This is a predicted structure of a 684-nucleotide part of an RNA (large-subunit ribosomal RNA, domain II) from a Clostridia bacterium. It matches the Rfam family "Bacterial large subunit ribosomal RNA". Its family is annotated with structural constituent of ribosome and ribosome in the Gene Ontology. Taxonomically the source falls in Clostridia (Bacteria, Bacillati, Bacillota).
Context: one part of a larger RNA
RNA sequence: GCCUACGAGUUGCUCUUCACUGGCGAGGUUCAGCGCCUUGAGGCGCGCAGCCGGAGCGAAAGCGAGUCCGAACAGGGCGAGUGAGUCAGUGGAGGCAGACGCGAAACUUUGUGAUCUACCCAUGGUCAGGCUGAAGGUCGGGUAACACUGACUGGAGGGCCGAACCGGUUUACGUUGAAAAGUAUUCGGAUGAACUGUGGGUAGGGGUGAAAGGCUAAUCAAACUGAGAGAUAGCUCGUACUCCCCGAAAUGCCUUUAGGGGCAGCCUCGAGAAAUAGUUAUACAGAGGUAGAGAUACUGAUUGGGUGCGGGGGCUUCACCGCCUACCAACCCCAGCCAAACUCCGAAUGCUGUAUAAUGAUGCUCGGGAGUGAGGGCGCGGGUGCUAACGUCCGUGCCCGAGAGGGAAAGAACCCGGACCACCGGCUAAGGUCCCGGAGCGUACGCUAAGUUGCAUUAACGAGGUCCGACUGCAGAGACAGCUAGGAUGUUGGCUUGGAAGCAGCCAUUCAUUUAAAGAGUGCGUAACAGCUCACUAGUCGAGCGGUCGGGUAUGGAUAAUAAACGGGCAUCAAGCGUACCACCGAAGCCGUGGGAUAUAUAAUAUCGGUAGGGGAGCAUUCCGGUCGGCGUAGAAGGAGUAUCGCGAGGUAUUCUGGAGCGUCCGGAAAAGCAAAUGUAGGC
Numbered sequence: 001g002c003c004u005a006c007g008a009g010u011u012g013c014u015c016u017u018c019a020c021u022g023g024c025g026a027g028g029u030u031c032a033g034c035g036c037c038u039u040g041a042g043g044c045g046c047g048c049a050g051c052c053g054g055a056g057c058g059a060a061a062g063c064g065a066g067u068c069c070g071a072a073c074a075g076g077g078c079g080a081g082u083g084a085g086u087c088a089g090u091g092g093a094g095g096c097a098g099a100c101g102c103g104a105a106a107c108u109u110u111g112u113g114a115u116c117u118a119c120c121c122a123u124g125g126u127c128a129g130g131c132u133g134a135a136g137g138u139c140g141g142g143u144a145a146c147a148c149u150g151a152c153u154g155g156a157g158g159g160c161c162g163a164a165c166c167g168g169u170u171u172a173c174g175u176u177g178a179a180a181a182g183u184a185u186u187c188g189g190a191u192g193a194a195c196u197g198u199g200g201g202u203a204g205g206g207g208u209g210a211a212a213g214g215c216u217a218a219u220c221a222a223a224c225u226g227a228g229a230g231a232u233a234g235c236u237c238g239u240a241c242u243c244c245c246c247g248a249a250a251u252g253c254c255u256u257u258a259g260g261g262g263c264a265g266c267c268u269c270g271a272g273a274a275a276u277a278g279u280u281a282u283a284c285a286g287a288g289g290u291a292g293a294g295a296u297a298c299u300g301a302u303u304g305g306g307u308g309c310g311g312g313g314g315c316u317u318c319a320c321c322g323c324c325u326a327c328c329a330a331c332c333c334c335a336g337c338c339a340a341a342c343u344c345c346g347a348a349u350g351c352u353g354u355a356u357a358a359u360g361a362u363g364c365u366c367g368g369g370a371g372u373g374a375g376g377g378c379g380c381g382g383g384u385g386c387u388a389a390c391g392u393c394c395g396u397g398c399c400c401g402a403g404a405g406g407g408a409a410a411g412a413a414c415c416c417g418g419a420c421c422a423c424c425g426g427c428u429a430a431g432g433u434c435c436c437g438g439a440g441c442g443u444a445c446g447c448u449a450a451g452u453u454g455c456a457u458u459a460a461c462g463a464g465g466u467c468c469g470a471c472u473g474c475a476g477a478g479a480c481a482g483c484u485a486g487g488a489u490g491u492u493g494g495c496u497u498g499g500a501a502g503c504a505g506c507c508a509u510u511c512a513u514u515u516a517a518a519g520a521g522u523g524c525g526u527a528a529c530a531g532c533u534c535a536c537u538a539g540u541c542g543a544g545c546g547g548u549c550g551g552g553u554a555u556g557g558a559u560a561a562u563a564a565a566c567g568g569g570c571a572u573c574a575a576g577c578g579u580a581c582c583a584c585c586g587a588a589g590c591c592g593u594g595g596g597a598u599a600u601a602u603a604a605u606a607u608c609g610g611u612a613g614g615g616g617a618g619c620a621u622u623c624c625g626g627u628c629g630g631c632g633u634a635g636a637a638g639g640a641g642u643a644u645c646g647c648g649a650g651g652u653a654u655u656c657u658g659g660a661g662c663g664u665c666c667g668g669a670a671a672a673g674c675a676a677a678u679g680u681a682g683g684c
Stems, first nucleotide, its partner, number of pairs: 001684006011097003015094010027052003033046005056063002066078004100238002103235001107228003111224002118202009127192001129161003132157001136153006165189003171184003204220001206216003241618006251264005265372002267369006278359009292345001293343002299339002303335004310328002312325004375400010405416003420595004425591003431585003434569003440582001442581006453571002461556002465553010482540005488513003493507003519534001523532002596608004619673001621670006628663001630662002638657008
């Protein structure tokens, strides 16, 4: 992991409540016990204890269709007026019990453990070999005697090296191991606080501990076993056959409450009422202060200018007064900018009411049963945040949740669209039609050269990309561009300066002359000149050339780790972009044909997605009562196949196997259906 068997809403209650069925009914019902019949936990009868109902109100005495509070004949509360109960059975739900099943960590209590291990007690045992050489001693030297000293002797030590033994430092292996702690190597101690045999002692909030919360039988921040005990578990997991109808919620208030509950809301089932509720549309009538807007209509904010109360600074002065001002600045005026907690104003929607129309039980009331009370995404209106977040908090709508199908490559909630079943029929939606790929290399006219683009997204700003439009200037009296020629004179203007001559700088009536035209000079250049050039003019040439604004499209800006962000191939008068048009493809949508179910349901018609959940109808298993005077060795149950019936759970027939029991129908009763619980046991 698979298979088989087992495995979870049960049972009791002289508890409550509701529904259905039945009996009796202002009553209903018997308990114990007794009698008869019978044997079955049986039937029939008697039995008036008790219980429920028939009257309530009050704390009560009590009174009573009333009563209580009260002084009350006031007012108010609860009642009557408007009569239905009760017993039994079955079912839904609640209560008390383990109460759908499994699951703690723990707590209490009775015991069992020191054969492991910790420490202690008693009594035994063990430690190859080698090294070092303390005290003491002896002899010699030495001393007055000691001291001291040499040699020898001696054999001390938690001494040294190192086996056994005890340990466990390093590394590797092992890690479904050879082993629930080992093996190999290496390493520490090895006469000691050493190691070890046997016997004994200390016991669970206790022991023991050279102390690590260590050890106390592979278990220790409180051992193990039995019992209380099915502890408790607002938590997690699991909870078993079929079909049919409806179908939620993730909100509000409160909660030692926040992942749990109570009440309400929303779902379902049953019953009921109704001179007419609900919903939608239109018309009319209302309330209102949002969007917008506004500013001598308030509150507050606010820029520039004018005016300049008041102030600052300066002058003057003993002081007051006075004068001045590139300063600040109130009120007011002009122009301008603002507000969720501003409003002189003020919509659209929405809301309320009335009328009309449509729809037709959707609405409302009472009662039984729930689930939900973690929501989420997107659009719109806002708060918060960074006008951040797949952020967070409200309002509103849709969707997912509980919704399949088609499109968006893929993709809960984006677009299209709501799946009763079948069909090798048709039409469409979104989206598509070159190939992958169903359908157009469709038609017409433009644009794009960037592979822009072909659908994730991109700015300020830059740029003779390119197309279009508007306005405007020049142009056969010849424009624009090119080429040829000229571009002069007073004059090197004046000043300045070392120099300043068109061209460092300053000044200006930037003047005048000759001209077709030529600046007291557009730029380069020189130390200053020179030189080159421009404006301007003529010639040549021969038809358009400039400027401004607006629009389309493209371009730079453009940076992330594979070429890896058109789904790919690939595509350029397109297979890109824009406009218009025709055709086609395309879904469980719509239509067609056939069928099923539901709604009094025959026709017609309508409806039939669905989680939690409510309701309805069935199938199968085991046993019991009755039944078919059922079936069976001429082959039961069980096993395997085939055919067939039923929407389905399943049923029937038959064949083979098997070898002794089993069914139909009507009822009844349940140890009554398994895929899951890291489910339990067995097998493989």